[in-house]
RNA sequence: GGGCCUGUAGCUCAUUUGGGAGAGCAUCCGCCUUGCAAGCGGAAGGUAGUGGGUUCGACUCCCAUCAGGUCCACCA
Numbered sequence: 001g002g003g004c005c006u007g008u009a010g011c012u013c014a015u016u017u018g019g020g021a022g023a024g025c026a027u028c029c030g031c032c033u034u035g036c037a038a039g040c041g042g043a044a045g046g047u048a049g050u051g052g053g054u055u056c057g058a059c060u061c062c063c064a065u066c067a068g069g070u071c072c073a074c075c076a
Base pairs, nucleotide, nucleotide: 001072002071003070004069005068006067007066010025011024012023013022019056027043028042029041030040031039049065050064051063052062053061
């Protein structure tokens, strides 16, 4: 330098042929208990790495770019 993969909630990850952004754990509140844990119920939390473009509409398609991973090439 070139190809490919990944980036979505605090963490780990779903979200398929473009149309309602979600789960588990963690956090907070309540129930239960003498109390704690476990269990049960509920709540808060993200405009999807960044910036543009296409579209009535983009996590999803296109372009550029950043970070991480991987393979190849080049130099020595």

RNAcentral holds the sequence, with entries from ENA. Transfer RNA from Methanobrevibacter sp., 76 nucleotides, folded computationally. Model confidence (mean pLDDT): 83 of 100.